[in-house]
RNA sequence: AGAGUUUGAUCAUGGCUCAGAUUGAACGCUGGCGGCAUGCCUAACACAUGCAAGUCGAACGCGAAAGUCACUUCGGUGGCGAGUAGAGUGGCGGACGGGUGAGUAACGCGUGGGAAUCUGCCUCGUAGUGGGGGACAACCCGGGGAAACCCGGGCUAAUACCGCAUACGUCUUACGAGAGAAGGGGGGCCUCUGCUUGCAAGCUCUCGCUAUGAGAUGAGCCCGCGUCGGAUUAGCUAGUUGGUGGGGUAAAGGCUCACCAAGGCGACGAUCCGUAGCUGGUCUGAGAGGAUGAUCAGCCACACUGGGACUGAGACACGGCCCAGACUCCUACGGGAGGCAGCAGUGGGGAAUAUUGGACAAUGGGCGCAAGCCUGAUCCAGCAAUGCCGCGUGUGUGAAGAAGGCCUGCGGGUUGUAAAGCACUUUCAGUCGGGAAGAAAAGCCUGUAGUGAAUAACUGCGGGUCUUGACGUUACCGACAGAAGAAGCACCGGCUAACUCCGUGCCAGCAGCCGCGGUAAUACGGAGGGUGCAAGCGUUAAUCGGAAUCACUGGGCGUAAAGCGCGCGUAGGCGGCUUGAUAAGUCAGAUGUGAAAGCCCCGGGCUCAACCUGGGAAUUGCAUUUGAUACUGUCUGGCUCGAGUAUGGUAGAGGGGGGUGGAAUUCCAGGUGUAGCGGUGAAAUGCGUAGAUAUCUGGAGGAACACCAGUGGCGAAGGCGACCCCCUGGACCAAUACUGACGCUGAGGCGCGAAAGCGUGGGUAGCAAACAGGAUUAGAUACCCUGGUAGUCCACGCCGUAAACGAUGGGCACUAGGUGCAGCGGGUGUCGACCCCUGCUGUGCCGUAGUUAACGCAUUAAGUGCCCCGCCUGGGGAGUACGGUCGCAAGGCUGAAACUCAAAGGAAUUGACGGGGGCCCGCACAAGCGGUGGAGCAUGUGGUUUAAUUCGAUGCAACGCGAGGAACCUUACCUGGGUUUGAACUACUGGGGACCGAUACAGAGAUGUAUCUUUCCCUUCGGGGACUCCAGAAGAGGUGCUGCAUGGCUGUCGUCAGCUCGUGCCGUGAGGUGUUGGGUUAAGUCCCGCAACGAGCGCAACCCCUGCCCCUAGUUACCAGCGGAUUAUGCCGGGGACUUUAGGGGGACUGCCGGCGCUAAGCCGGAGGAAGGUGGGGACGACGUCAAGUCAUCAUGGCCUUUAUGUCCAGGGCUACACACGUGCUACAAUGGGCGGUACAGAGGGUUGCAAACCCGCGAGGGGGAGCCAAUCCCAUAAAGCCGUCCCCAGUUCGGAUUGCAGUCUGCAACUCGACUGCAUGAAGUUGGAAUCGCUAGUAAUCGCGUAUCAGAACGACGCAGUGAAUACGUUCCCGGGCCUUGUACACACCGCCCGUCACAUCACGAAAGUCGGUUGCACCAGAAGCCGGUGGGCCAACCCUUAGGGGCGGCAGCUGUCGAAGGUGUGAUUGGCGAUUGGGGUGAAGUCGUAACAAGGUA
Repeated sequence: AGAGUUUGAUCAUGGCUCAGAUUGAACGCUGGCGGCAUGCCUAACACAUGCAAGUCGAACGCGAAAGUCACUUCGGUGGCGAGUAGAGUGGCGGACGGGUGAGUAACGCGUGGGAAUCUGCCUCGUAGUGGGGGACAACCCGGGGAAACCCGGGCUAAUACCGCAUACGUCUUACGAGAGAAGGGGGGCCUCUGCUUGCAAGCUCUCGCUAUGAGAUGAGCCCGCGUCGGAUUAGCUAGUUGGUGGGGUAAAGGCUCACCAAGGCGACGAUCCGUAGCUGGUCUGAGAGGAUGAUCAGCCACACUGGGACUGAGACACGGCCCAGACUCCUACGGGAGGCAGCAGUGGGGAAUAUUGGACAAUGGGCGCAAGCCUGAUCCAGCAAUGCCGCGUGUGUGAAGAAGGCCUGCGGGUUGUAAAGCACUUUCAGUCGGGAAGAAAAGCCUGUAGUGAAUAACUGCGGGUCUUGACGUUACCGACAGAAGAAGCACCGGCUAACUCCGUGCCAGCAGCCGCGGUAAUACGGAGGGUGCAAGCGUUAAUCGGAAUCACUGGGCGUAAAGCGCGCGUAGGCGGCUUGAUAAGUCAGAUGUGAAAGCCCCGGGCUCAACCUGGGAAUUGCAUUUGAUACUGUCUGGCUCGAGUAUGGUAGAGGGGGGUGGAAUUCCAGGUGUAGCGGUGAAAUGCGUAGAUAUCUGGAGGAACACCAGUGGCGAAGGCGACCCCCUGGACCAAUACUGACGCUGAGGCGCGAAAGCGUGGGUAGCAAACAGGAUUAGAUACCCUGGUAGUCCACGCCGUAAACGAUGGGCACUAGGUGCAGCGGGUGUCGACCCCUGCUGUGCCGUAGUUAACGCAUUAAGUGCCCCGCCUGGGGAGUACGGUCGCAAGGCUGAAACUCAAAGGAAUUGACGGGGGCCCGCACAAGCGGUGGAGCAUGUGGUUUAAUUCGAUGCAACGCGAGGAACCUUACCUGGGUUUGAACUACUGGGGACCGAUACAGAGAUGUAUCUUUCCCUUCGGGGACUCCAGAAGAGGUGCUGCAUGGCUGUCGUCAGCUCGUGCCGUGAGGUGUUGGGUUAAGUCCCGCAACGAGCGCAACCCCUGCCCCUAGUUACCAGCGGAUUAUGCCGGGGACUUUAGGGGGACUGCCGGCGCUAAGCCGGAGGAAGGUGGGGACGACGUCAAGUCAUCAUGGCCUUUAUGUCCAGGGCUACACACGUGCUACAAUGGGCGGUACAGAGGGUUGCAAACCCGCGAGGGGGAGCCAAUCCCAUAAAGCCGUCCCCAGUUCGGAUUGCAGUCUGCAACUCGACUGCAUGAAGUUGGAAUCGCUAGUAAUCGCGUAUCAGAACGACGCAGUGAAUACGUUCCCGGGCCUUGUACACACCGCCCGUCACAUCACGAAAGUCGGUUGCACCAGAAGCCGGUGGGCCAACCCUUAGGGGCGGCAGCUGUCGAAGGUGUGAUUGGCGAUUGGGGUGAAGUCGUAACAAGGUA
């Protein structure tokens, strides 16, 4: 510090996700030791049991028992136990310590201040501590009660209680006065006093007490500032705000009451609702921030829930009291008891959190003079890897690179120096032994000082002595033994370090995001290996970070989310030049504070570290104070440039009202006139003989204003368009004068605001939602047509929204230019309506810098700055729901959430596509010729059938295709019969034997059985080798699967003209340029131009055939001339001319001429030439596309099979047949058919072959065998043609299917299932619907011939020659293709994408008759405890008076009033749960209907 993920790729926007750190954690797997920490986050749920606050005999009065000893009358008594245990009175402490975070949004907390207060114990002072009295517990007696406990009577003490005296000082005060104390205890002593041994009322010391002053500590109160979310909470408040007076408190104060006034708070967020203890700090972060508030520390609040006071220095009191309520327990049913949010512990809840431990040894607290007692505070131990830190599980050596595992290309690699082995070490754990520190005191003895009469006691200081450790089997040290007891977890597709095999087969599963899995998964599961951490490792949850993704630091708003539709203006924010003052902001210094701990720095202590500890720094803050005065603020004085006013002009569809005008449509009336009009793609509905349309004249009425008219004008926007008049707003220009900052923006607020819509009343020509009809269509609730009502128009009133757009808020300033238009000026100019220069305002275009993701913007900014406002924060849900508010309604404004997705979106790029455009090709159409589709047959396919009808090929580009030839074989299929190392291949081991062969039998055959024959080669004589049989073990075999694992080969686009690269240049980039453009070509062919210059694969050429000529050669070919022979024939001699054969060469290149064209490339025409612009044909197929085809040609990975899916054999099948399609043949006839005669090829093939002559047969053919391994012989007569003749338009002398009979040939064999021949038979068919195919010249059409395969079996295929046309205006249309351009929401690329209803499943949400809760307001009822007030007839020890009876003062009970909790009634508000039904929404591989959008998406 970043990364993954939207795309085919790119940039940017934007969300989601990851890597980091952290935790009081939990869960899974695993687990050696120690140190230090931490440990109910949930139910402030309920609690059994034990403990957690007592202590003081030196405040006081009582006062046992067991036991034991003695005595005894045996009943008991006494001593000790013991003034002990124990309770009680009294004092101090139970307000600390400990727990928890429910409540609380508050002066609660934090921080800094303040004045009107109290403060036990403690410290320092001052003054005292005199003298009396009466009770009440305990105790005793009696009584009630189950108990808790209570009642009555009686006795008694005090540091308990009550008077009196005193009063330095204190308090109150009406300044006269008044109020107010407590005394003991302990030790010691005899100096003083009393008795006088000694003890005291004496003395002394000490602890207390009272009053008071001060301090310290603690506490109470007030204030400034800070302190969560919601405005879908906007108004709240009657003790409310203030005053006066009374009361009350420790204390100010509406704290409380009476009266008076009517205030107080709030957009700087009151009130209400929700949530929450606050802080130091903690986590994270570079910081600013964000999150958090366990442990430790400070503050607050609470103690079963609610209320209340009492006591006290302090409480409205966790282990106190009273009342109410809920709950639990006891009960004799009458009544009682209780409060773990103390420490342990239990139940419950929960993912989850420990022992009913030890000790007061230390630290601290309470009481006490002290010893001491108490102390679940605390210190320790236990449990838990919960966290942090440290240590260990060994070290060195060790290659035969062991075995085993895994992989393998079979060679090896890897695990791996790892192990073993050898040599060492012993931390930790274990056993044994030693052994600190935490402990200082107190007590006792003693010395000294103080006090005092005192050498005493007491106190302070010093010395000595004696003890005190829970932890603890402590830390630490030593000895002993032995590598001995000690490694796991997660991950390995990318992010992200780490790869292979097997299993599985969209299954099982994984997954943080992207995404893996459908038979070769580095992504699932296992294994081997590896990587990372390590006594832990992963997962989950949570926080911060990354996230500049709420942006203060530090973001944006033309098109990605985002500028309010526009203006006026309130609050607020911001604000020109200048003088002086002030010092609020600001800046500097100082002081106080900012607790400690923590963080940071420097040291120190545990062996280190964690941890502990000393010092410092920091604590960015607040307050006080002293200064500074530039800037901001405030006050003050001035200025004119901002702003405004006045004067004179100018332009304008600016606004409102009134009036006027013409054109057109329609309607009405009349005239002319006749059969149609109208409308459309074509029609129809409609109108018209009752006279339309057309045309002319006149009239009516409403609405809108052609031309002018213009990226022209005006307005804030919406918007404004005939002409005239009236009223009225704004802008601009010019020049001066005046005011003197009066300004800009603008939350709320107010106003304006297209169209549509609404209300009332008018108006209505045209147009026209709805509606009706006609068409279109599969449908057509649409597009088109004919009609047509609201509405459109006017007046008044609502509505308040628009793609209200420049998708661009307003203001000011600055920053190159060029060029139009509009308005007003200035200069120059015969001064002229021009031209030229120039200023301001408005409105356009182009463009530099700059900017932008790009597109683009660019003085009219989207540039550079300042000020103010509005708005945005992923997509969907949704501008929806609920609430509020506005509206008559429609609806507007405000405006969520659950849930869901890993994207949605912007700009640009390359393609592809378009019922987009331009240019151009092709038998693409058109023009022609001939076919197919109809018939019969052949052949292939589908389908069906079958035991099997083997398999593959399936739009073009499968279908006379693989197959160039299925009777057996082929053959892969079926049935049946055999066989298992096999029919064929390569090794090996053991045994036998030569192998081969022949015969017979059984069988359908394969095969089996039997018999016979034969006895290999080498040899060192041991044996070895080849072949073969049997057995075994490796392995063979498979036309079994996967062409979507592959190679190779092939088809197709397409013989289309394209496809790319290097360097350079442009662009952030994908990419572009080159390759586009202007011409031209069959061609990216060539030329020109050009930020491109070159190059490659394609095109063309080079190759083959063919067309002309030449050269060479001359047999088997040829024969002109010469000779010979024949009826005749190159037959012979010869010839080398010709034809021809087959080698070589020439020839054609736009070379020449003319025209066109840029003078180019080239095109057109011409000449010559056998051939002319590629002469014709072939071979040749760029980058790539179709997961195209082929595992059945072959090869091949993987999978499957192995007495079978292999192999052998026989028979059958591939030849089936209702039917459908493709490709052909033959025809339907006279351009023909039959018959007779007659002419002319080319290219091929031939020895398991072609076969002549001749003979036989009607013929297929048979016999025959010459010749030929071929320019020699043979196949082999070419046919159409030509000549002649018959047929005469008919199902025929056309046509030949089908069938019968008889044959021929091949072959082991023609039944299933061959071809051919003869005779006989003579079907359909009379030119073929929709549709569709081929062909542009030696082509189509037509005619025959040959060949491969092959025993035989072509109408197919491949070739060959013969005869030999027609037509092409042209490129609008159909199909395919190329280039440029345009749009795109497509990129699996239009066979694309994609929308909505319906149906099904599921999820969350809204509404809903209602129903059940929570919280809360208001009104009222009732009113516990208690404080306060009243009363107090009943009751009362202390003081006073007394006549001694009593009375008084004062108080108590009781009763009562105010307040008052829970409770009750009524009525609201708010919030939540459930809810029949209902509404839309989301989601869900293959449902239905259509086709809305994306291309002009077929109606933009």

The RNA shown here (small-subunit ribosomal RNA) has 1500 nucleotides and comes from a metagenome. It matches the Rfam family "Bacterial small subunit ribosomal RNA". Model confidence (mean pLDDT): 84 of 100.